[in-house]
RNA sequence: AGCGGGAUGGGGCAGCCAGGUUAGCCCGUGGGGCUCAUAACCCCAAGGUCGGAAGUUCAAAUCUUCCUCCCGCUACCA
Repeated sequence: AGCGGGAUGGGGCAGCCAGGUUAGCCCGUGGGGCUCAUAACCCCAAGGUCGGAAGUUCAAAUCUUCCUCCCGCUACCA
């Protein structure tokens, strides 16, 4: 330098191809139930404005452009 994959609650992942009403799942956290008690189990809740910026659109996590960061491959190198 080129190519590919990725960035979405505290952690791990869907959702993107084919734009559309409140962005879901598992774990974790908090509260309650159950229990003599803890774990397990059951119920409820908080926590995200989707890596950043701009564009298209009535409408963008989703499409387009640029940039940042992470992983891998290839190439170059005195």